A computed fold for a 109-nucleotide RNA from a Candidatus Parcubacteria bacterium, annotated as SAM riboswitch aptamer (S box leader). NCBI's taxonomy places the organism under Bacteria, Bacteria candidate phyla, Candidatus Parcubacteria. The coordinates come from a structure-prediction model, not an experiment, and the mean pLDDT is 84.
RNA sequence: GUUAUAUCAAGAGUGGUGGUAGAGAAUUGGCUCAAAGACCCCACAGCAACCCACAAAUGGGUGCUAAUUCCAACCUGUAUUAUUAAAUUAAUACUAGGAAAGAUAGGUU
Repeated sequence: GUUAUAUCAAGAGUGGUGGUAGAGAAUUGGCUCAAAGACCCCACAGCAACCCACAAAUGGGUGCUAAUUCCAACCUGUAUUAUUAAAUUAAUACUAGGAAAGAUAGGUU
């Protein structure tokens, strides 16, 4: 990398006498973070409970520690408004339902 399954509204951050100018997966739009140094890296701390060990306490392997997976995009439903011969079409809204994409885990190949 392939494939299927489970989960994704909860939870958890500080320091650096490390490096930098962009970052939030990708495209578009929005919004947010960022020279009071974000993102990344390192150290320590924490959260979580997928896997392994254990009678248990707990330990180990991952993961995660701004914002719902930051939000929207495609389909459906509901409501409102406009429109139409007509729930006909469109726009907007919703902690609505689903899909797609993505992330993580342990399998599979």